Record summary: The prediction has a mean pLDDT of 82. The RNA shown here (SAM riboswitch aptamer (S box leader)) has 103 nucleotides and comes from Virgibacillus oceani. Taxonomically the source falls in Virgibacillus (Bacteria, Bacillati, Bacilli, Caryophanales).
RNA sequence: UUCUUAUUAGAGAGGUGGAGGGAAUUGGUCCAUCGAUACCUCGGCAGCGGACUUUACUAAGUACUGUGCCAAAUCCAACAAGCUUAGGCUUGAAAAAUAAGAA
Repeated sequence: UUCUUAUUAGAGAGGUGGAGGGAAUUGGUCCAUCGAUACCUCGGCAGCGGACUUUACUAAGUACUGUGCCAAAUCCAACAAGCUUAGGCUUGAAAAAUAAGAA
C1' cells in the first nucleotide's frame, strides 16, 4: 500500500506557536487573533486484539498491555431507491477513520 471482516459509542486542561482549520473535490455550515488547526505535557475515554477476574459458558467487568481516540452524527450533502406539489424526509451505497486477520 492492497484485500477481507467488524464498528462509527465515548472522552479536556495547561504550555509552545501565530493563521487559517474541520481527510480529498465541490457546495453548505461550523470553529478560529477572547489564539483555532498543529505539536508537547498531564489527564481522560473504552471500540478492537491480548492479559486477568467473575460467570448462568456465553456474556460482563478491570484501563494492566498493543493500538486508537478526546468540537459539532464520520459536522451535513453529493450516488441510488422510496415517499413528498415543493421545501425536504427515510433507507442503502460510495468514500473516510479505527481495529483484527491476510497478501

Of the family's consensus pairs, 97% are formed in the model.